Context: one part of a larger RNA
RNA sequence: GAGUAACGAUAAAGGGGGUGAGAGGCCCCCUCGCCGAAAGCCCAAGGUUUCCUGCGCAACGCUAAUCGGCGCAGGGUGAGUCGGCCCCUAAGACGAGGCCGAAAGGCGUAGUCGAUGGGAAGCAGGUUAAUAUUCCUGCACCACGCAUGACUGCGAUGGGGGGACGAAGAAGGCUAGGCCAGCCGGCUGUUGGUUGCCGGUUUAAGCGAGUAGACAGUUAUCCUAGGCAAAUCCGGGAUAGCAAUGUCGAGACGUGAUGACGAGCUCCUACGGGAGUGAAGUGGUUGAUGCCCUGCUUCCAGGAAAAGCCUCUAAGCUUCAGGUCAUGGGUGACCGUACCCAAAACCGACACAGGUGGGCAGGGUGAGAAUCCCAAGGCGCUU
Numbered sequence: 001g002a003g004u005a006a007c008g009a010u011a012a013a014g015g016g017g018g019u020g021a022g023a024g025g026c027c028c029c030c031u032c033g034c035c036g037a038a039a040g041c042c043c044a045a046g047g048u049u050u051c052c053u054g055c056g057c058a059a060c061g062c063u064a065a066u067c068g069g070c071g072c073a074g075g076g077u078g079a080g081u082c083g084g085c086c087c088c089u090a091a092g093a094c095g096a097g098g099c100c101g102a103a104a105g106g107c108g109u110a111g112u113c114g115a116u117g118g119g120a121a122g123c124a125g126g127u128u129a130a131u132a133u134u135c136c137u138g139c140a141c142c143a144c145g146c147a148u149g150a151c152u153g154c155g156a157u158g159g160g161g162g163g164a165c166g167a168a169g170a171a172g173g174c175u176a177g178g179c180c181a182g183c184c185g186g187c188u189g190u191u192g193g194u195u196g197c198c199g200g201u202u203u204a205a206g207c208g209a210g211u212a213g214a215c216a217g218u219u220a221u222c223c224u225a226g227g228c229a230a231a232u233c234c235g236g237g238a239u240a241g242c243a244a245u246g247u248c249g250a251g252a253c254g255u256g257a258u259g260a261c262g263a264g265c266u267c268c269u270a271c272g273g274g275a276g277u278g279a280a281g282u283g284g285u286u287g288a289u290g291c292c293c294u295g296c297u298u299c300c301a302g303g304a305a306a307a308g309c310c311u312c313u314a315a316g317c318u319u320c321a322g323g324u325c326a327u328g329g330g331u332g333a334c335c336g337u338a339c340c341c342a343a344a345a346c347c348g349a350c351a352c353a354g355g356u357g358g359g360c361a362g363g364g365u366g367a368g369a370a371u372c373c374c375a376a377g378g379c380g381c382u383u
Stems, first nucleotide, its partner, number of pairs: 013031006032380004040360004046340002050338001051075006060068002080141002082336003086119003092113003098107003122139005142332003146328007153317002158312004166299004172292003177286005182201006202260002206255003213248004217242008226234002261281001264277005300303001346355002362374003
């Protein structure tokens, strides 16, 4: 220079009370303003204790600070079903033998790994200062092995089926959700003509039965050069019966639920909250981008694999073992789980107007996830 520039989005504050040495900024209340396909809620990645509580204010916070993602201390993450681990494979990686190379090493068969994909099973309510599909309550489900009973050809690293898949478009049936009415409760109202307002009207998986609909003819017997052996399976062929049969399949209905939740009311309160009780809980309409649908139609660019699963036999076993069904009782380990997640906690040297994948999607206006205004919820962006 200079007490100058700046104090990081012009979404905005005002009042009362409290705490305190001290309050524009902290806590509580009232009013105001802003976002609302987000500036709300839930995950993945990443971060790694930042979460909750108590005590602090040197430093950090672009000011102050009694406050804090700051300091110190204590506490906090509970799973057969969520995700991983596990089983399976993709690109790719490694790679017994093997081939190549002077070596280091390179390639690669069998095989072993490798999810961003396939594979068993959980919902609703309650609860903590902080976790919950994990704890508790209620109601469920799956796999494996054991026992008992009944019936019985079982058996695989091998065969077959299945798993199993593109893009675009269209229609139908539904549901979530919304809206309206009715019902319940509270407040209010009526110089006698019956009002107005506010709040609530919520409930899952599972089980039962198989609907709207979609797809395939189906069953039996016989023959069989194929499926690297075999086959009763699959494929190929023949004959006969049936006009249906089978598979898939949202939703609705019933049950789950004489339960839970529930406005309000009553009592207690160290005003944070706690305990008890508990009404109504129906109908219509609209309606998805969600479900039926891995469906259907069309098209060319012609759209993973393997296992689980079903079935067939081989070796073998064949009063055993093994298999199927039912019932009972048992087992289900280990790891993650706090908190942030469009951000002051991630990536940007910062509490940085930048960047960051997926899900949820209320009301009015509207073609709309646009726009503007609002709900739930969250904020007023630390001079």

A computed fold for a 383-nucleotide part of an RNA from Lamprobacter modestohalophilus, annotated as large-subunit ribosomal RNA, domain III. It matches the Rfam family "Bacterial large subunit ribosomal RNA". Its mean pLDDT, the model's own confidence on a scale to 100, is 84.